[in-house]
RNA sequence: CCGGGCAGGAGAGAUCGUGGGCCUCAUGGGCUGCGCGGCACCGAAGGGGCAAGUCCCUCGCUUCAAACUCUCAGGUACCAGGACUGCCCGGG
Numbered sequence: 001c002c003g004g005g006c007a008g009g010a011g012a013g014a015u016c017g018u019g020g021g022c023c024u025c026a027u028g029g030g031c032u033g034c035g036c037g038g039c040a041c042c043g044a045a046g047g048g049g050c051a052a053g054u055c056c057c058u059c060g061c062u063u064c065a066a067a068c069u070c071u072c073a074g075g076u077a078c079c080a081g082g083a084c085u086g087c088c089c090g091g092g
Base pairs, nucleotide, nucleotide: 001091002090003089004088005087006086007085008084013039015038016037017036018035019034020032021031022030023029024028040076041075042074046072047070048069049068
């Protein structure tokens, strides 16, 4: 450094419309771990951007970080997922 196991691990609408499916005594009503779309919101998978410094005589250019920043992706009850942290095992 990589992989695996165990423990911990935040934020934000259980939002609106519509389609599908299901239930029902049925011109109606109800349900949904589902699809599509709208608005609002979140940052801690992934991805993009930036300082000092480096290169350079100078300007300019090149390269480069994060939990900062963007919100493309992802996410917004619980569950799950989850950067990261600790311990253990295996490999290089």
Glycine riboswitch aptamer from uncultured Glycomyces sp., 92 nucleotides, folded computationally.
RNAcentral holds the sequence, with entries from MGnify.
NCBI's taxonomy places the organism under Bacteria, Bacillati, Actinomycetota, Glycomycetales, Glycomyces.